Predicted 3D model of a 374-nucleotide RNA (Bacterial RNase P class A) from a Thermoanaerobaculia bacterium. The model forms 93% of the base pairs in the Rfam consensus. The sequence is in RNAcentral, with records from ENA. The source organism's lineage runs through Bacteria, Pseudomonadati, Acidobacteriota and Thermoanaerobaculia. It matches the Rfam family "Bacterial RNase P class A". By type it is a ribozyme.

[in-house]
Order: sequence, then structure tokens, then C1' cells
RNA sequence: GGAGCGGAUCGGAGGAUCGCGGUGCCGCGAGGCAUCGAGGAAAGUCCGAACUCCAACCGGGCAGCAGGCUGGUUAACGACCAGGCGUCGCGAGGCGACGGAAAGUGCAACAGAAAACAAACCGCCAACCCGGUCGCGCAAGCGGCCGGCGGUAAGGGUGAAACGGUGCGGUAAGAGCGCACCGCGUCCCACGUGAGUGGCGACGGCAUGGCAAACCCCCUGCGGAGCAAGACCAAAUAGGGAAGCGAUGGAGCCGCCCGUCUCCGCCAAUAGCUUCCGGGUAGGUUGCUCGAUCACCGCGGCAACGCGAGUGACAGAUGAAUGAUCCUCGCCCCUCGCGGGGAACAGAAUUCGGCUUACAGAUCCGCUCCACGC
Repeated sequence: GGAGCGGAUCGGAGGAUCGCGGUGCCGCGAGGCAUCGAGGAAAGUCCGAACUCCAACCGGGCAGCAGGCUGGUUAACGACCAGGCGUCGCGAGGCGACGGAAAGUGCAACAGAAAACAAACCGCCAACCCGGUCGCGCAAGCGGCCGGCGGUAAGGGUGAAACGGUGCGGUAAGAGCGCACCGCGUCCCACGUGAGUGGCGACGGCAUGGCAAACCCCCUGCGGAGCAAGACCAAAUAGGGAAGCGAUGGAGCCGCCCGUCUCCGCCAAUAGCUUCCGGGUAGGUUGCUCGAUCACCGCGGCAACGCGAGUGACAGAUGAAUGAUCCUCGCCCCUCGCGGGGAACAGAAUUCGGCUUACAGAUCCGCUCCACGC
């Protein structure tokens, strides 16, 4: 100098004017003053909780869903940290859906002989047995070649994957058939809390290929709904319940009054009125924001994180505030300059802990590899 890996931080600053929401104070009121007012993700709503209501003795089973190496952290988690193993990378490091394939069922395109109780296309062999033929031999028979019945899994070929690898021996040719080493399995020993690691320790010729992100089996966990949860106050109208009030009556016929005329009512059933009670809607209040909180500092721990003291910080709307305009400075781009242009993703809604996703630009720390110079 170049190419990379891991981690952390910021996400313009200051001011003026006008406007909006919360809180406090003042004012009879209109209003005034002071102060505070989005994020690292407020997002997706994917996990885990707090809180609230509903259901439920307890225990077990079935079904469903989720998780699945070890140890730790945490209120909890499917999160995080550390480690093991596997895998990728020269490396710093990255990634892992990482229980079980000797319980059972199932699957494997194409290619290939064969995709799993192995099999045999090319090849190799032809020892044993059978046939043919040629040669030798008096003959029995021996030998060569061809074919059949066969043997083989070394080599070739197919495939993502072909029933351990290399070498020597062995054999007709071959083969864990035998042996040595490597690998594998079981046991033992050592180390480690453990997952595991190591062992010219022992035994076993190797014994059951792959897929569980196929069904399945094993272990562990899981009641439901969600702040539009829930609680309180509570109008008008309608409806419900209780008590009370109200008839020696009312109406018709008639110009008026009345009757022995007609109708209704008269054990208060229904309806009406008054008062009270309860449910409940609109509306209002609450839940509501200071809490398993965050930052700085010290101590413990490799770390996640824990403990401790002090200081500081922390919006609460409900048709839903957090905005608009301008000035100065800083940053980036164009330009000799004057000057001009640009600045991402995105907007709280009960609250926390995580994960995931989006993001212009800028800064810092640690580390790796390559090249060159001294």
C1' cells in the first nucleotide's frame, strides 16, 4: 500500500418566529407563564414474560403443537455467552434444522448389471465337472484351443451415493481369505463438571450404506383470551323489579238537566301517574407509564451477566400532539471562484427482555492474509 474478518458508536449542531399535546402555577373567565414532548429500529407482531379477566381439585392418559450437543446466564425464552463436534475458508473467522437409521414402515429422478437379505455389463480366471476338436502316447492318460456349467469382485464403466483404504502374502483368478499399518466398533486407562479428547492399551475382520428438512420412536415443555384486557362513575330514551296513588264512577242519547234506557268500569288483572331499586348504552375517570429500567463508575466473572454506591436520564395522545418557515455553522457533491444542489430507513399507543427486517453517510477499536521498503 492492497484485500479482508470481527466488534462498537453516531444518525447533524445552535438560534428566531408561528402552531400543537402533557404537567405545574396564576386568572371569575378568555387566557397567560414555566417546563417536557419519538427511534435504533418506535417496524414485523415471530418468541419469552409482567399485568388482567375467563376456565380449572389433584394425578394420569390420548391427540396436537413446539423444542432437541454440553456447561452456564436470565424473571423467562425457541434468546444470549463459553465450550465440544461437523463443515467452509491459506487465515482472522463464518455457518450448523447437532437425539435415534441394530423398533417398524417408506423413499432414492437420470444413469447403471445392481440403490440394499446384494448383484454381474465389459473384464479377469477356467482349478473342479461336461462336450467338441487338435497334438503326443501301444494304452491308461497328458497337454493346447473352443464352448457349456461355473468362479471372481482386483481393474473399467454409471452415479450424489456401489457393502472400509494402502501394501505384502495368498490364489486358477480373486477376495479381510491371512498379515502389517491407517480407519471403524466395543471395553479399559488417563484428562475434562460435561459434550468429548488422547492412548505402539486390549479385543473384534468389519458386524446393521444414505435420507428422520419422510412417516415414526425417545426425552422435555405447553389451558384460553388479550389494555378494544379489566375496574369505577353514570345522562336521555326504551325495557325490568318493588311500593304507593287513583272510581258512592265515566261516557252516550240531549238545547239543558235528569232517569228505572244503552255502553264501559267497579274482587285494582291490564293500562296510567308518583317514588325508589337494579342491569346497562352514550359519555367520563382509571388501568397509563418510575420500571425484572437505562447510562457513567467500582468490584467479581474468559464472557453472557451479577453485586454495590453515587450522579444523571426517562413522551403519554384517544379522529389521536411531537409540525412549519427562516438564519448561522458543520458534512457530502458540482465549480478556478462567486455560487448552486443534497442528507437515509422510518412515526410511540399497556409495559418490559429478545429475535428478525429496513437504513444515505460518518467515526473508532481489535485482528488476518498478500506485496514492497528498512